Transfer RNA from a Nanobdellati archaeon, 74 nucleotides, folded computationally. The organism belongs to Nanobdellati, within Archaea.

RNA sequence: GGGGCCGUAGCUCAGCCUGGGAGAGCACACGACUGAAGCUCGUGGUGUCGCUGGUUCAAAUCCGGCUGGCCCCA
Numbered sequence: 001g002g003g004g005c006c007g008u009a010g011c012u013c014a015g016c017c018u019g020g021g022a023g024a025g026c027a028c029a030c031g032a033c034u035g036a037a038g039c040u041c042g043u044g045g046u047g048u049c050g051c052u053g054g055u056u057c058a059a060a061u062c063c064g065g066c067u068g069g070c071c072c073c074a
Base pairs, nucleotide, nucleotide: 001073002072003071004070005069006068007067010026011025012024013023020057028044029043030042031041032040050066051065052064053063054062
């Protein structure tokens, strides 16, 4: 220098192909339970979907650019 994959909640990730409600598990907070705690049950999503521009009535999703990580080629 060229190419591929990935970036979404505190963590691990799904959703993207085929545009329309932002989600799961774990963790966490509060409540119930307990002498207390754990377990269990109930309630709560806590978020600039990496950044930016474009297309569109509408973008996490499609397109361009940038950026961080990993890998391959040279």